Model confidence (mean pLDDT): 75 of 100. This is a predicted structure of a 111-nucleotide RNA (SAH (S-adenosyl-L-homocysteine) riboswitch aptamer) from Rivibacter subsaxonicus. NCBI's taxonomy places the organism under Bacteria, Pseudomonadota, Betaproteobacteria, Burkholderiales, Rivibacter.
This record gives sequence, structure tokens and C1' cells, in this order.
RNA sequence: GCUCCCGAGGAGCGUUGCGACAGGUAGUGAAGCCAUCACCGCCUGCCAGGCUCGGGACCCGGUCGUACCGUCCUCCAAGACAAGCGACCGCAGCAACGGCGCUCACCCCAC
Repeated sequence: GCUCCCGAGGAGCGUUGCGACAGGUAGUGAAGCCAUCACCGCCUGCCAGGCUCGGGACCCGGUCGUACCGUCCUCCAAGACAAGCGACCGCAGCAACGGCGCUCACCCCAC
């Protein structure tokens, strides 16, 4: 870092809806028996934290350390490689939305 989970960032009810997601459908291209893949429009459903910080799980990659058995070295030794283990590290940009009504809580001010 990918994915997922937990916590905090006040809460409840109602409501509309973007993106994503799910389903349906038209078109284009590739391929072409079927099938399949890619791009993209529309419709329906769901949907008001998709953001920030912190913690955790699995997995991927890198660096360093260590390193059984084993491999390389004619043999031993030494050295190198190396499963495993441990520590540390690991993006950026963009689109849309983040709304509205009511109620409660909290804070400040005024009275």
C1' cells in the first nucleotide's frame, strides 16, 4: 500500500439525491460458431458521512537483520544463495456528494 473491521469526529425522525453498488436495457468496437471482453448512454432499486484521525486483521511489495534443512563451491571450513522468522517502510491526481425540514442535547451571546 489493497481489502475488511472497530472507535472518535452530538443524536433522533422524515425527505430528496450525486458517486459507488445491484438489476434491466440500447448502442459501438474487438473477437467471432456459441461464448466472451472493452467503452458508454438510459431506466429501476438502494443511498446523506463516500471525509479526517486513531486502533486492529489478512494479504502484496521493498529494505535491513537472522537463518534449520538444502543448493553453489572437489571436500571440511569460509563465503554466496535461500524457506521461515523479526524490525521498519510503502502513492498521487480527478469526478460527484457531503443537502433540506423538524425535534432534542451541548457550547457561546443577549434578555